[in-house]
RNA sequence: GCGCGCGUAGCUCAGUGGUUAGAGCACUACACUGAUAAUGUAGGGGUCCAUGGUUCGAAUCCAUGCGCGCGCACCA
Numbered sequence: 001g002c003g004c005g006c007g008u009a010g011c012u013c014a015g016u017g018g019u020u021a022g023a024g025c026a027c028u029a030c031a032c033u034g035a036u037a038a039u040g041u042a043g044g045g046g047u048c049c050a051u052g053g054u055u056c057g058a059a060u061c062c063a064u065g066c067g068c069g070c071g072c073a074c075c076a
Base pairs, nucleotide, nucleotide: 001072002071003070004069005068006067007066010025011024012023013022018056027043028042029041030040031039049065050064051063052062053061
């Protein structure tokens, strides 16, 4: 340099055009316990990498940029 994939909660991920964006773990409070763990109940936390476009409607489709990963190429 070329190609492909990915970017959603603190972490791992689901959601692939249409009510309010979700799960597990983690975190907080309470219950239980002599105390802790486990368990149970409740709760907080996002405007979906950025900008622009398409659409009545975009996390989802398109373009560009940024970041990460993989493969290939180059490397007098």